Predicted 3D model of a 74-nucleotide RNA (transfer RNA) from an uncultured Clostridia bacterium.
It was read from a public genome assembly.
The coordinates come from a structure-prediction model, not an experiment, and the mean pLDDT is 80.

């Protein structure tokens, strides 16, 4: 340099050929439980879906540029 692939919550990940409000786990916080904790139960907060454009009534999803990670070739 070329090709392919990945980027979504603090962390590791889902999301059906584009469709209603982007979810669950873990972690964090609060409450219950307990003499106090742990475990367990309930609840809450936390997201510009890497970034900038385009297509569309509608984009995490499709197209293009850029940024970053990985693999292969040279």
């Nucleotide at each position: 340099g070329c090709a392919c692939u990945c980027g979504u919550a603090g962390c590791g990940c889902a999301a059906u050929u584009g469709g209603a409000u982007a979810g669950a786990g873990u972690g964090u916080c609060g409450c219950c439980c307990u003499c106090c904790g742990a475990c367990g139960g309930c609840g809450a907060a936390g997201g510009u879906u890497g970034u900038g454009g385009g297509u569309u009534c509608g984009a995490u999803u499709c197209c293009c540029g850029c940024c970053g990670g990985g693999u292969g070739c040279a």